[in-house]
RNA sequence: AUUAAAUGAGUGCCUAAUCUGGGAAACCAGAACGGGGGAACCGUUUCUUGGGGUGAAAUCGCAAUUGCGAUCGGGGAGCCUUUCAACCGAACCCGGCAGCUAACCUCGGCGGCAUACGAAAGGGAGAAU
Numbered sequence: 001a002u003u004a005a006a007u008g009a010g011u012g013c014c015u016a017a018u019c020u021g022g023g024a025a026a027c028c029a030g031a032a033c034g035g036g037g038g039a040a041c042c043g044u045u046u047c048u049u050g051g052g053g054u055g056a057a058a059u060c061g062c063a064a065u066u067g068c069g070a071u072c073g074g075g076g077a078g079c080c081u082u083u084c085a086a087c088c089g090a091a092c093c094c095g096g097c098a099g100c101u102a103a104c105c106u107c108g109g110c111g112g113c114a115u116a117c118g119a120a121a122g123g124g125a126g127a128a129u
Stems, first nucleotide, its partner, number of pairs: 011114004018031005033108005042099001050097001051094004058071005072089003079123006
C1' cells in the first nucleotide's frame, strides 16, 4: 500500500426517534419532534363474514410456489420542482372495542444502515465581469 474483516473518529442516510440538565453508572427530570383516546355539529354501516391502530409498505389481474405484470405509494451527500431510469412496497400492536372531535387524558422519543460515478429539463441562489 492492496483485499477482506474488526475497532475508533468524522461525514451522511432511513425513521417522530435528536438534544439539555443531574448522576460513577443504573437511572431520573425536561425539551424538539411524533402517536392514540376523547363532545357538540356533521357523518357512517359495522356488530364471529369481526373490527381497529402505527407505518410508504396498498389495489387489481394472471399464475400456482411464494412469482410476474399494471396502477398507486416511498426514500436517497451542491438547493427546489418536474420527467425518465434503478431500488423498496416490511414488520408489529389492540383484543370484541374506538368515525370526526374543543376542553381534557395518555403514550413514544427506538433501532438499522453506507457511497458521492443514474440522466434530462426548468427555476433559484452565489460568484466574476